[in-house]
RNA sequence: CAAGUAAAUCAGAUAGUCGCAGGUUUAAACCUGAGGAAAGUCGGAGCUCCGCAGGGCAAGGUGCUGGAUAACGUCCAGUGGGGGCGACCCUAAGGCUAGUGCCACAGAAACAGACCGCCCCGCAUUCGCGGGGUAAGGGUGGAAAGGCGAGGUAAGAGCUCACCAGCGUUUAGGCGACUAAACGGCUCGGUAAACCCCACCUGGAGCAAGACCGAAUAGAGGAACCAUGAGGUUGCCCGCCUCGUUCCCGGGUUAGGUCGCAAGAGGUGUCAGGCAACUGGCAUCCCAGAUAGAUGACUAUCGAAUACAGAACUCCGCUUACAGAUUUGCUUGCCCA
Numbered sequence: 001c002a003a004g005u006a007a008a009u010c011a012g013a014u015a016g017u018c019g020c021a022g023g024u025u026u027a028a029a030c031c032u033g034a035g036g037a038a039a040g041u042c043g044g045a046g047c048u049c050c051g052c053a054g055g056g057c058a059a060g061g062u063g064c065u066g067g068a069u070a071a072c073g074u075c076c077a078g079u080g081g082g083g084g085c086g087a088c089c090c091u092a093a094g095g096c097u098a099g100u101g102c103c104a105c106a107g108a109a110a111c112a113g114a115c116c117g118c119c120c121c122g123c124a125u126u127c128g129c130g131g132g133g134u135a136a137g138g139g140u141g142g143a144a145a146g147g148c149g150a151g152g153u154a155a156g157a158g159c160u161c162a163c164c165a166g167c168g169u170u171u172a173g174g175c176g177a178c179u180a181a182a183c184g185g186c187u188c189g190g191u192a193a194a195c196c197c198c199a200c201c202u203g204g205a206g207c208a209a210g211a212c213c214g215a216a217u218a219g220a221g222g223a224a225c226c227a228u229g230a231g232g233u234u235g236c237c238c239g240c241c242u243c244g245u246u247c248c249c250g251g252g253u254u255a256g257g258u259c260g261c262a263a264g265a266g267g268u269g270u271c272a273g274g275c276a277a278c279u280g281g282c283a284u285c286c287c288a289g290a291u292a293g294a295u296g297a298c299u300a301u302c303g304a305a306u307a308c309a310g311a312a313c314u315c316c317g318c319u320u321a322c323a324g325a326u327u328u329g330c331u332u333g334c335c336c337a
Stems, first nucleotide, its partner, number of pairs: 001333010012302007020033005035308001039319002042317005047206004054238004059202005064078005079093001080091004094197002099195002101191003115138002117134007146164002149161003165187001167184007210259004219249001221248005229243005266285008
């Protein structure tokens, strides 16, 4: 200098004039006022209500180990496997000896075996035929009952041996996933992102939740069941609770008002612990609460200012969209000293 890789910041700023919403204030005036994703509604919780929310089944979710967290399918640190020269990145990563399925076509055969071949015996002039052995060589295929080399054999085969892989046992290290070594029979298809098994987790509904105030009105309505009943609790059962209950039809209120509504699992700084995620202490700050829905316009300067794009109960994540600028660590290549 170039290429890469991991992480972070900004996403307009300052001044003035007018305008909008909330708050404080007697008033004047002052203070604050959309995002890194506010999007998706995919996960998790906080909160509210449900006279059981308890137990079981079903159903659903997660799936290597150890941690963090309010919790999670998230995050951190590791282990195994895969990709990359590397920094780094990805991972759907429990079990096929509990069982049941599936493996098209090709091929002799895919819950496994003889098409070509090789060897031995018999017949035969030859072509070849019959019997027995074989799975090393060739073919088919994604995969054919470990691989390669040597010995051995009638020809072959872990039949035997050395090396390696797998499996099992023992020892050592580690909290653990796992790793390393030694020994050993010689080897027991694949697929669970197939059904399933195993381990762990899960009440339901949701701010249009819900609470209060105000206002208005029409029930001589119908049906079912009737304690061995009806209803409630996501579906089913048990348990529990309430009691006359439930359903249908009809009528009134229905852009009524207030609360919920933002001081929080909060932000910032600093110290301590921890590899880290994060936790604790101290100090400090208040940083949107609309509801036919608040941020607009103009001027000047700076500037990379442009893309994706506007809160509606809140927070922690994940996923998706996206123009530009800046900073730092590390890797590789080239050049110079």